Predicted 3D model of a 112-nucleotide RNA (SAM riboswitch aptamer (S box leader)) from a Bacteroidia bacterium. The coordinates come from a structure-prediction model, not an experiment, and the mean pLDDT is 76.
[in-house]
RNA sequence: UAGUUAUCAAGAAAGGCUGAGGGAUUAGAACCGUUGAAGCCUUGGCAACCCUUUUACAAGUAGGUGCUACAUUCUACCUUUGAUUUUACUACAAAUCACGGAUAGAUAACCA
Numbered sequence: 001u002a003g004u005u006a007u008c009a010a011g012a013a014a015g016g017c018u019g020a021g022g023g024a025u026u027a028g029a030a031c032c033g034u035u036g037a038a039g040c041c042u043u044g045g046c047a048a049c050c051c052u053u054u055u056a057c058a059a060g061u062a063g064g065u066g067c068u069a070c071a072u073u074c075u076a077c078c079u080u081u082g083a084u085u086u087u088a089c090u091a092c093a094a095a096u097c098a099c100g101g102a103u104a105g106a107u108a109a110c111c112a
């Protein structure tokens, strides 16, 4: 780096340096930001995985990664079902919302 599996609507701060952007890409939307964004350092905290205990559910947090605004910020892909609206009115069709799935992303473990 690629692949496989699992999880992703919960949870969790402050100080210093720095100085304008930010949340993966593309587009749109709203949101956060000089009452300091992102980044770096220090100390806390949270508890997703590894780890320990348990038949399991769960519990533990010394350690390894990880995380510490807003659902992975939301939508954009697909189909069925349900509800609503419009046209047609025998049907069919279109739009919106909700549930579900996929793609992509993030994290961990395993493997080559």
Stems, first nucleotide, its partner, number of pairs: 001112001003110006013043005021032002026076004044068003048065003051060003072104001077101002081098006